This is a predicted structure of a 595-nucleotide part of an RNA (large-subunit ribosomal RNA, domain I) from a Solirubrobacteraceae bacterium. Its Rfam family is "Bacterial large subunit ribosomal RNA". It was read from a public genome assembly.
[in-house]
Context: one part of a larger RNA
RNA sequence: GGCACAUGGUGGAUGCCUUGGCACCUAGAGUCGAUGAAGGGCGUGGACGACUGCGAUAAGCCACGGGGAAGCGUUUAACAGCUCGUGAUCCGUGGAUUCCCGAAUGGGGAAACCCAGCGCCGGUAAUGCGGCGUUACCGCCGGCUGAACACAUAGGCCGGCUGGAGACAAGCGGGGGAAGUGAAACAUCUCAGUACCCCGAGGAAAGGAAAUCAACCGAGACUCCCUGAGUAGUGGCGAGCGAAAAGGGAAGAGCCUAAACCGGGCGCGUGUAAGCGGUCACGCGUUGCGCGUCCGGGGUUGUAGGACGUCUGUUCCGGGUCGUGACCGACCCGGCGGAAGUUACAAAGUCACGUUGGUAGUCGAAGCGCGUGGAACCGCGCACCAAAGAGGGCAAUCGUCCCGUAGACGAAACCUCGUGACCUUCCGUCAGAUGAUCCUGAGUAGGUCCGCGCACGUGAAACGCGGAUUGAAGCUGGGGGGACCACCCUCCAAGGCUAAGUACUCCUAGGUGACCGAUAGCGGACUAGUACCGUGAGGGAAAGGUGAAAAGUACCCCGGAAGGGGAGUGAAAUAGUACCUGAAACCGUGUGCCU
Numbered sequence: 001g002g003c004a005c006a007u008g009g010u011g012g013a014u015g016c017c018u019u020g021g022c023a024c025c026u027a028g029a030g031u032c033g034a035u036g037a038a039g040g041g042c043g044u045g046g047a048c049g050a051c052u053g054c055g056a057u058a059a060g061c062c063a064c065g066g067g068g069a070a071g072c073g074u075u076u077a078a079c080a081g082c083u084c085g086u087g088a089u090c091c092g093u094g095g096a097u098u099c100c101c102g103a104a105u106g107g108g109g110a111a112a113c114c115c116a117g118c119g120c121c122g123g124u125a126a127u128g129c130g131g132c133g134u135u136a137c138c139g140c141c142g143g144c145u146g147a148a149c150a151c152a153u154a155g156g157c158c159g160g161c162u163g164g165a166g167a168c169a170a171g172c173g174g175g176g177g178a179a180g181u182g183a184a185a186c187a188u189c190u191c192a193g194u195a196c197c198c199c200g201a202g203g204a205a206a207g208g209a210a211a212u213c214a215a216c217c218g219a220g221a222c223u224c225c226c227u228g229a230g231u232a233g234u235g236g237c238g239a240g241c242g243a244a245a246a247g248g249g250a251a252g253a254g255c256c257u258a259a260a261c262c263g264g265g266c267g268c269g270u271g272u273a274a275g276c277g278g279u280c281a282c283g284c285g286u287u288g289c290g291c292g293u294c295c296g297g298g299g300u301u302g303u304a305g306g307a308c309g310u311c312u313g314u315u316c317c318g319g320g321u322c323g324u325g326a327c328c329g330a331c332c333c334g335g336c337g338g339a340a341g342u343u344a345c346a347a348a349g350u351c352a353c354g355u356u357g358g359u360a361g362u363c364g365a366a367g368c369g370c371g372u373g374g375a376a377c378c379g380c381g382c383a384c385c386a387a388a389g390a391g392g393g394c395a396a397u398c399g400u401c402c403c404g405u406a407g408a409c410g411a412a413a414c415c416u417c418g419u420g421a422c423c424u425u426c427c428g429u430c431a432g433a434u435g436a437u438c439c440u441g442a443g444u445a446g447g448u449c450c451g452c453g454c455a456c457g458u459g460a461a462a463c464g465c466g467g468a469u470u471g472a473a474g475c476u477g478g479g480g481g482g483a484c485c486a487c488c489c490u491c492c493a494a495g496g497c498u499a500a501g502u503a504c505u506c507c508u509a510g511g512u513g514a515c516c517g518a519u520a521g522c523g524g525a526c527u528a529g530u531a532c533c534g535u536g537a538g539g540g541a542a543a544g545g546u547g548a549a550a551a552g553u554a555c556c557c558c559g560g561a562a563g564g565g566g567a568g569u570g571a572a573a574u575a576g577u578a579c580c581u582g583a584a585a586c587c588g589u590g591u592g593c594c595u
Stems, first nucleotide, its partner, number of pairs: 001594009015580001016545002020516002022513007029505002031167002039101003042055003046079001050074002061095006070083003106115003116135007137164002139161007172200005182189001186236001212219002223250005233241002254497003257441001261297010273286001274287001275284002277328006302475001304440004308435006316335007336428006349422006357415003361409003367382005383400002385389001391403003446470008456482001477492005532539002552579001555566004
C1' cells in the first nucleotide's frame, strides 16, 4: 500500500409524515373609489426584532346579538400590571375613530415631505403660534356680467352637483398590429388578425327583430352546442386555409322612433282682409299666412303601411274649455271599471308577510372487563348505537373517549329572494270599406379608382366596409337571389333599445381527486416575491420532521472554551435542540491475509 471482515466519522439519499400546493365540480359574488380606493410609508404593546391587527380613541372604542370560563394575537419562560358570572377573552351585525403618501385634488415636490390663502375658534400686551373647516382641473345646471359689432355671441365671475378622474384576475367589443415558424430554401401564402400596445363597457360583453335565407317548396330576430364536413370551395391549386343552407338541441320576447297630419311655445319674414272648429246671428281686432326650431298628440309597415277626406258599424258617468247663444263636434280634468309594471316596450320607492337563503351559533345515539405494552385504539370475553361505520384527534389500529357525522333547530342587526298592498302607467273608441292628394330615414344607395372584410389569394367575383371622386329613384318606388340580362321569388337600407340560453374566475363557501409529498407540488409548507443581484426595467433563492409529553440532562469530573466522561429523564439519548430513518461518494480505527 492492497483486499476482506468489523466498527466509527462525514454526508443527507431513501422510507414514513404533512401545516402547503395543483386540478376540477357545485353554489355565491362579480366590483372598489373625491363620504378619498387599490397599494404603501410611519407609527401603535409596560419592556419588542419580525409577522398579524389597529390608527394619535392606534393587538383597540360603542351598541346589539351569539357564547359561557378563563383571558391580555403568532409568543413561549419569567417579571410588572390588568380584565372577568354586574358575563370578560372569542365569534357575528351595525356604528365611531381612521396620521402621512397615493387618482391625490390649496401651491410645490427627489411619494410618504416643504410652504400657503380664506373663514371661525383658542392663545398673546401684540406679532409670531395652535385647532377645525375650506381652496385642483374638466363637465353639467342656474344666475350675474359682457368684446370685436347695434342686438347677440365668444369670454369672465359667482353659486350648486352622492357628475368625471384612479385601481382591478380572466372573459368581452373596438382602434392599431409583428416575427421566430411552416412551405423541408424563399418572395405570394402560412404562423395570425395570434402575441403585443391603446381605448371602452359589463356582470357578462357582443349580437338581435330581415332591404335575411331559400328555391318556385318554404322558413321566420339574435346567441350557443351537435351534425352537415374536413364536404362545397379556396390555394406559388404548394404548404395549407376552410364555409353556408338544412336537420337536431339550449333558450325564447319583442318593442320605440324619423316623416306625413293636428295643436301649442319661441324667433324671423310677410300681410289690412284674412282669421276666431262647422252652420246661422252677434261680437272681437292681428289673433292670419310662410319659414325655422322646441314640446305634446299621431304613426312604424312590405300578402305594403300610415296620414288626410268620405261612408258603415260600434263606444261608462259627471264637470270644464274651444269669443257669445242654439245644435253638432273636438280637447282637458275627476270618478268608476279593466289591464299592466321595475329586464327592452315610462319610472321611483315605501310597508307588511314568509317552511326563501346568507352573515355568529345550538342539540345530537351507543362500552366495559381482563391480558400484553412506556402508552390500548391491539388480543380475548361479554354488550350496545346506527337517518350517525364521512373525517380528524387522543402515548399503536376506537362506530359507542373528544371534536364531529346523519338528522333536527336558530337571528336583535344587515343583506338576499318571493308574494301582496300602497304606488306608477295605460285603456274606456276601435274595426272595416273606399278615394289615390301627402309621407315612409340623401351627399344616402349606386358608379369609378385604390384598399380591406367575407372560407373566397382579382378571379367570371357577387355581397359588406373604408379613402378619393361622382351621385339616384322616391311606392307606377327601392334592395337581394354569387359577373350580367329577362322572367319569377323574396325583402324594405341609409334611426334606436332589448332578458334568456353563451364566455370567464382576482374573490367567498362547500366538495372531489388511479393529483404532488419538501430537487416534488405555486417561485414561496419556514422571516418569500423575503434574503440577495441589478442604475433601472427586472431577476430571484436556499431553508420542513427530538419526543407521547421538555420530562430539553439537577449534581460531579476533564477543559480557557467548544466539546466530552459519569449521574439522571425517557420505551428509546447511536431520539440531546448540529436532534426520525440515516444509503453512497469521501476519511478513519481494529483484526486477519497478501506484497